[in-house]
Context: one part of a larger RNA
């Protein structure tokens, strides 16, 4: 891991409450116990109901507060209970099952390890050479020096022994801590044998919260004990009807809970609901505005101030300085409003449409929400961000489209059909359907990612200049004189720079557009004539394109591939396309009508017709299937029970038959009753493989 078996909402209470079905009823009912012994009878103690109010005395259809015949509170008026059985829920119990870490009590442990005590044992070999002593030298005596002897030391090197430094290996090991190499101590605070002692909030500890029998910040065993677990996991057959919530308030509250909201079931009311229309109110948002509160630009007018002039003082004058009020022009605001929608809300009336609504009672679940559009806040007008409002969807929603893709687009799946029509989206091939029709655009594979910015890309629209009195472009020719303008400068001659920018001759020609020179020169342009012969410039708007454009394994629009398109824009007609709609058949829910049957006469069941409904998590309600045992009735079985195996049968499902075969002794059916009543999951338990 698989298979088989086991495995989770139970049981109890003279408890509480509701529902269903019975008994009796202003009453209902017994408990312990007794008698009898499977039946049942007795037993009325007690309980509930029948009257309430008050703390109570107490009074009583009233009573309490009160001085009150006032007012108010709770009652009466006003409508039955009680008991039994079954079921839903609650409470108390382990209370659906499994699961802690822990806490407490009583014991068991120092054969591991820590410390102590008693008594023993062990430490190859080598090195160093303390004190003391002796001798000599030395001194007045000492001190001191030398030689020898001596054998000290938590001394040195290094085996045994004790340890465990570094690397490697080992890491389902040879080993639940080891091995090789290396390394520390090795006469000591050394190591070790045996005996003995100290323990669980206690011991022991050269102290690491180490160790106390292979996991010690409180050992182990048994018990309290099924501790507790607002937490996690699991919770077993089927079908039918309805169907949520992720919000508000509070909380030692935030992943829990209470009440409310939203769901369901029963009862009651019976048009009260949603929507729409009309009427009448409320509102201060969007927008807008500047009348208030503030912000804020320019100008004018002009207080006040600054600066300048003037001045003994006082004053005066000027000011492209700052600037109040006011005026003109032009603005801004969530915490501004002289204004002000759309909407939204309340109420009244109506409504042909729709199907709700309200109250009372039983049962819940939910109280982590998420995404998208719109309106705000926070943030960076960041986030698959966060926090509100609002609508939709997902959650709890399948189907078609978006290549794939909870939420986007289309559309809400009762079942069947080898029938039809459509939606979104599509119609060259993959791949169902147009290589459809019409008119344009695009050449960038743009389409098939992006900006500021840039560009004689190209289509369309417009404004404006020049042009057969000949434009634009090209070519031929001219482009002059005063003059080298003045100044400056070494020079400055159209062309370094400054100033001015005139006049003449002309068809035209600047005191000069650029190149050039040291400065001249030279080339060229503006401007003009000729040649040529029809358009040529400058702008604005707009459609589609171009550049801007760099990423990590191999590219790509889903792919192939596509260019008057298979791209883009506009238009049209076909077709494809879903679980949508339609057709045919069937089932189910509710309502209505008719009929049949049953009975405690009001309902129930069934049949037919019309109509309607049938996505669904948590959850509520309903109806069934099957298992074991019991009772009653009727049965089967060695001419073969249960169980096993196989099969094309029946039923809407759980399921139920039949036949064959295996098997070899018990077992179904119908109606009731009672439950150890249904397994795939719990790192479930036990067994097998």
């Nucleotide at each position: 891991a698989c298979c088989g078996g086991c495995g989770a909402c139970u049981u109890a209470g003279a408890c509480c409450u509701c529902u269903g079905c019975g008994g009796c009823a202003a009453g209902c009912u017994u408990a312990a116990g007794a008698c009898g012994a499977u039946a049942g009878u007795c037993g009325g103690a007690g309980g509930c109901g029948g009257a309430g109010c008050g703390a109570a005395a107490g009074c009583g259809a009233g009573u309490c507060c009160g001085a009150a015949u006032a007012g108010g509170g709770c009652g009466c008026c006003a409508c039955a209970g009680u008991u039994g059985c079954a079921g839903g829920g609650g409470c108390u119990a382990g209370a659906c099952u499994c699961g802690a870490a822990a806490c407490c009590a009583g014991g068991u442990g120092a054969g591991c390890u820590a410390g102590g005590c008693a008594u023993g044992a062990g430490c190859a070999g080598g090195u160093u050479g303390a004190a003391a002593c002796c001798c000599c030298c030395g001194u007045g005596a000492a001190a001191g020096g030398g030689g020898g002897u001596g054998g000290a030391g938590g001394a040195c090197c290094g085996a045994a022994c004790c340890g465990g430094u570094g690397c490697a290996c080992g890491c389902u090991g040879a080993a639940a801590c080891g091995u090789u190499c290396u390394c520390g101590g090795a006469u000591g605070a050394c190591u070790u044998g045996u005996g003995u002692u100290u323990a669980g909030g206690a011991g022991u500890g050269a102290a690491a919260a180490g160790c106390u029998a292979a996991c010690c910040g409180a050992a182990c065993c048994u018990g309290g004990a099924g501790a507790u677990a607002g937490c996690u996991a699991g919770u077993u057959c089927u079908c039918c009807c309805c169907g949520a919530a992720a919000u508000g308030u509070a909380u030692u509250g935030a992943g829990g809970u209470a009440c409310a909201g939203c769901c369901u079931c029963g009862g009651a009311a019976g048009a009260u609901g949603a929507g729409c229309g009309c009427g009448c109110c409320g509102u201060g948002u969007a927008g807008a505005g500047c009348a208030c509160u503030g912000a804020a630009a320019a100008g004018g007018c002009u207080c006040g101030g600054g600066g300048g002039c003037c001045u003994a003082c006082c004053a005066g004058c000027c000011u492209a300085c700052c600037a109040a009020c006011c005026c003109u022009u032009a603005u801004c605001a969530a915490a501004c409003u002289c204004c002000g929608a759309a909407g939204c809300g309340a109420c009244g009336c109506g409504u042909a449409u729709u199907u709700a609504u309200u109250c009372c009672g039983g049962g819940a679940g939910u109280g982590a929400g998420g995404c998208u559009g719109c309106g705000a806040g926070a943030g960076c007008u960041a986030a698959c961000u966060u926090c509100c409002g609002u609508a939709g969807c997902c959650a709890a929603g399948a189907g078609g489209g978006a290549a794939a893709c909870a939420a986007c687009c289309c559309a809400g799946a009762c079942c069947g059909c080898c029938a039809g029509c459509u939606a979104a989206g599509g119609u060259c091939c993959c791949a169902a359907a147009a290589u459809c029709a019409a008119u344009g655009c695009u050449c960038a594979g743009u389409g098939g990612a992006u900006a500021a910015g840039g560009a004689u890309g190209u289509g369309c629209c417009g404004u404006u200049g020049c042009a057969g009195u000949g434009a634009c472009a090209g070519c031929c020719a001219g482009g002059a004189g005063g003059u080298u303008g003045g100044c400056u400068u070494a020079g400055a001659a159209g062309c370094a720079g400054c100033c001015a920018c005139c006049c003449u001759u002309c068809a035209a020609a600047g005191a000069g557009u650029g190149c050039g020179u040291a400065a001249u020169a030279g080339c060229u342009c503006a401007c003009u004539g000729g040649u040529c012969g029809a358009g040529u410039g400058a702008c604005g708007g707009u459609g589609c394109g171009c550049c801007g454009a760099a990423a990590a394994u191999g590219a790509u629009c889903g792919g192939g591939g596509c260019u008057c398109a298979a791209g883009c824009a506009u238009u049209g007609u076909a077709c494809c396309g879903a679980a949508g709609c339609u057709g045919c058949g069937g089932a189910u829910u509710g309502a209505c009508a008719a009929g049949u049957u049953g009975c405690u006469c009001g309902c129930a069941a069934c049949u037919u017709g019309u109509u309607u409904c049938u996505g669904g998590u948590a959850g509520g309600g309903g109806a069934g299937c099957g298992u074991u045992c019991u009772g009653a009735c009727a049965g089967c079985g060695g001419u073969g029970a249960a169980g096993g195996u196989a099969c094309a049968c029946c039923g809407g499902a759980a399921g139920g038959a039949g036949u064959a075969u295996u098997g070899g002794a018990g077992c179904g059916g119908u109606c009731a009753g009672a439950a150890g009543u249904g397994c795939g999951g719990a790192u479930g338990c036990c067994g097998g493989u």
A computed fold for a 689-nucleotide part of an RNA from Deinococcus aquiradiocola, annotated as large-subunit ribosomal RNA, domain II. NCBI's taxonomy places the organism under Bacteria, Thermotogati, Deinococcota, Deinococcaceae, Deinococcus. The RNAcentral record of the full RNA draws on Rfam. Model confidence (mean pLDDT): 87 of 100.